[in-house]
RNA sequence: CUUGAUGUCCGAACACUCGCAAUCUUUAACCAGGGUUGAGGAAAGUCCGGGCUCCAUAGGGCAGGGUGCUUGUUAACGGCAAGGCGGAGUGAUCCGACGGAAAGUGCAACAGAAAACAAACCGCCAGCAAAUCCUCGUGAGAUGCUGGUAAGGGUGAAACAGUGAGGUAAGAGCUCACUCGUGAUCUCGGGUAACCGGGAGCGUGGUAAACCCCAUCCGGAGCAAGAUCGAACAGGUGAGUAGACGCGGCCCGCAGAUCACCGGGUAGAUCGCUUGAGGCUUUUAGUGAUAGAAGUCCUAGAUAGAUGAGUGUUGCGAAGAUCUGAGAGGGUCUUCAGACAGAACCCGGCUUACAGGGCAUCAGGCAAU
Numbered sequence: 001c002u003u004g005a006u007g008u009c010c011g012a013a014c015a016c017u018c019g020c021a022a023u024c025u026u027u028a029a030c031c032a033g034g035g036u037u038g039a040g041g042a043a044a045g046u047c048c049g050g051g052c053u054c055c056a057u058a059g060g061g062c063a064g065g066g067u068g069c070u071u072g073u074u075a076a077c078g079g080c081a082a083g084g085c086g087g088a089g090u091g092a093u094c095c096g097a098c099g100g101a102a103a104g105u106g107c108a109a110c111a112g113a114a115a116a117c118a119a120a121c122c123g124c125c126a127g128c129a130a131a132u133c134c135u136c137g138u139g140a141g142a143u144g145c146u147g148g149u150a151a152g153g154g155u156g157a158a159a160c161a162g163u164g165a166g167g168u169a170a171g172a173g174c175u176c177a178c179u180c181g182u183g184a185u186c187u188c189g190g191g192u193a194a195c196c197g198g199g200a201g202c203g204u205g206g207u208a209a210a211c212c213c214c215a216u217c218c219g220g221a222g223c224a225a226g227a228u229c230g231a232a233c234a235g236g237u238g239a240g241u242a243g244a245c246g247c248g249g250c251c252c253g254c255a256g257a258u259c260a261c262c263g264g265g266u267a268g269a270u271c272g273c274u275u276g277a278g279g280c281u282u283u284u285a286g287u288g289a290u291a292g293a294a295g296u297c298c299u300a301g302a303u304a305g306a307u308g309a310g311u312g313u314u315g316c317g318a319a320g321a322u323c324u325g326a327g328a329g330g331g332u333c334u335u336c337a338g339a340c341a342g343a344a345c346c347c348g349g350c351u352u353a354c355a356g357g358g359c360a361u362c363a364g365g366c367a368a369u
Stems, first nucleotide, its partner, number of pairs: 001365010012314007020038006040340001044351002047349005052222004059252004064218005069083005084098001085096004099213002104211002106207002121153002123149007132140002134137001161179006180203003185200006226271004235262005246254001278297008317336008
């Protein structure tokens, strides 16, 4: 200098004038006046987890659903932190739907004899028969049958560990040496653990993002939840203490009076509604996520839905021109001034979108010293 990786920050500020919402003050009075505050890093998606509210007196089981290495953290989570194992990359680093295949079932096209205790296509060996040949013998022998075999060859992504030696009728862990692997089992060392390393023992593929098994967790609905005040009223049919209704399904249990359908009428106001598992600063412990302590702050609550408009200056930055400088860079002038995007009960996460720019650390390459 360049390419990459990880983490993080900004993405506007100030003043004046006018306009709007909340709140405090003032006022007979939201008539006027004054003070304070007023969209996000994602407010998006609605993918997870909760707080809160109601069913409701609310128990047990089945089915169903979520998660799936270990430890820690948290209100909790499928989150986050650290580690283990596996994979990608030269590397910094990144990714993982990461329990179990010796409990069972299923699946794997084509090829192949055969795809899980299966199997003999070619082949090798032994025996019997034997056209035929010959040097006429315990000679050779196309071919066929029976038996043995899985070392050689073939097919395939993969064929029941590999190489070598011995052994055998021919072969085979049949025996030995070395190597490789290791589900279950025993043992030694390290680690809280996942796991790592060693020894014995044993040598039986893959797939669970297939069914399944194992461990663990799970009532439901949701602010259009719900509470209070107010307004209005027309019934009809059916079921029901031999049991209606009881907020995902079924059963048991509990409890005990209304319920279902058709039809008519009313529907306004207030609360919930923002002080919180809260923010910021310092410090302690910890690798870290995070936790403790001290101090300090109050930062939107709208409801056809406020948080805006104009002018000026500044700032991050871009384009053009020009000056300077070896270059990097710097100065002056002109123009522009922008990305994704808008609270609706609240919070912790995850995912997605983002013009332009900054900072820090690390890795690779090139060049110079």

A computed fold for a 369-nucleotide RNA from a Candidatus Cloacimonadota bacterium, annotated as Bacterial RNase P class A. Taxonomically the source falls in Candidatus Cloacimonadota (Bacteria, Pseudomonadati).